[in-house]
């Protein structure tokens, strides 16, 4: 210098003028006016997960179904997130990625090709019989050929009619005991075995999950409102079933009005100390930082300046994913050049 | 705001518990018929199944993620 890797913070600043929402204070009979403070994001987004909160359900029990997660240990309010580790994959490397339990419980599937797809004889090889000498029949054989994504551990020697883990040495893989580790797992010896793949197919195992979402819901007003349904069970609570329990004209469904609350001080933010490899936790100090309901957070000018990108809260919070501008750090990596 | 559904040829749809060269109707194009047109008959082309990634030997189909369109809700 070039090409990368990882991590971090920022998201224009200042001044002037005009304008908007909200809180507080003051004035005003009301409408409103004035002052002051404050006013979007790292993703506010997608709504993909997890919680808070609210209502409904829930005496209790049994059976069945459905959904989700899936190496190990931690962390957390919780998670499919995060942190650390194990194993695997990719990269020369820094480093990155992984739905990563079970196929040795059972079932299904493996099209086409191929003789055969989970058990196998098409060619070939070997033996026997027959022969018109071309071959035919019966049997053995998984070493070789051919097909396929995948063909019954690999290679060598022994062995055999030909062959074959049939036997042996070495290697590979799987399971088990022992050692180390909390554990996933791993080193090595020994023993046994040679078992196709697929569970983002059914399934098995372990763990978790009641439903609906602030248009939840509460209160007030119109207002003792209007219309319809149901005859004790073939009803409702109950959204799968059964037992059981409770309720039933003060029942159920539909229609019609607008306002207030819910609504923002919170698993909150900043700094410091301590514990922990880390995620995170504990303690202390300081701070208040949107709450609209046709929906505020803007516009113009000047200076600095590279000043641009993606993009606008609608109950709140923790994550993930996606979109996006330039900047910085590294006692990170590789290559080239020079000393 | 919250919940849910659907994307397959120019249009409307099949195919969705994996095994295709992805089909059908209408439309388009060519031919036959007709004096010509329509109708009718015969034939032809046209798709990377919304985009990307993954699982699998194999994906329109299974899984994840993004995009577009639509529906419902005091």
């Nucleotide at each position: 210098c070039g090409a990368g890797g990882u991590g971090a913070a920022c998201a224009g600043a200042c001044g002037a003028u005009c304008g908007c929402g909200u809180g507080c204070c003051g004035c005003u009979u009301c409408c409103g006016c004035g002052g002051u403070a404050u006013g979007a994001g790292g993703a506010a987004a997608g709504u993909c997960c997890g919680g808070g909160c609210a209502c409904c359900g829930c005496a209790g029990g049994g059976c069945a179904a459905g959904g989700g997660u899936g190496c190990c240990g931690g962390u957390u309010a919780a998670c499919g997130g995060c942190c650390g580790g194990u194993g695997g994959a990719g990269g020369c490397g820094a480093c990155u990625c992984c739905a990563a339990g079970g196929a040795a419980a059972g079932u299904g599937c493996a099209a086409c090709a191929g003789a055969a797809a989970g058990a196998g004889a098409c060619c070939g090889c070997c033996g026997c019989u027959c022969u018109c000498c071309g071959g035919a029949g019966c049997g053995g054989u998984a070493a070789g050929g051919a097909u396929g994504g995948a063909a019954a551990g690999g290679c060598g020697a022994g062995g055999u009619a030909a062959g074959a883990g049939c036997u042996c040495a070495c290697c590979c893989g799987c399971g088990g005991c022992c050692u180390g580790g909390c554990g996933a797992c791993u080193c090595g010896u020994c023993c046994g075995c040679g078992a196709u793949g697929u569970a983002a197919a059914c399934c098995c195992c372990a763990c978790c999950c009641g439903g609906u979402g602030c248009a939840a819901g509460a209160c007030g007003c119109c207002a003792u409102g209007g219309a319809g349904g149901c005859a004790a069970g073939a009803c409702g609570g109950c959204g799968g079933c059964c037992c059981g329990c409770c309720g039933c004209g003060u029942c159920c469904u539909c229609c019609g009005c607008u306002g207030u609350c819910g609504c923002u001080g919170g698993a909150g933010c900043u700094c410091c100390g301590c514990g922990g490899u880390a995620a995170c936790g504990c303690g202390g100090a300081g701070c208040c930082u949107g709450g609209a309901u046709a929906g505020a957070u803007g516009a113009u000018c000047g200076u600095c300046c590279a000043a641009u990108a993606c993009a606008g809260a609608a109950c709140c919070c923790g994550g993930c994913u996606u979109a996006u501008g330039g900047u910085c750090a590294c006692g990170c990596u590789c290559g080239c050049a020079u000393g | 705001g919250c919940g849910c559904c659907u994307g397959u040829a120019g249009c409307u749809c099949a195919g969705u518990c994996g095994g295709a060269u992805a089909g059908a109707g209408c439309a388009a194009c060519g031919g036959c018929c007709u004096u010509c047109u329509a109708a009718g008959c015969c034939g032809u082309g046209g798709g990377c199944c919304g985009g990307g990634g993954g699982u699998u030997c194999g994906a329109a189909u299974c899984c994840c993620u993004c995009c577009a369109g639509g529906c419902g809700c005091g």

Two RNAs folded together computationally: RNase P RNA and transfer RNA, 413 nucleotides in total.
The prediction has a mean pLDDT of 76.
It holds a member of the Rfam family "Bacterial RNase P class A".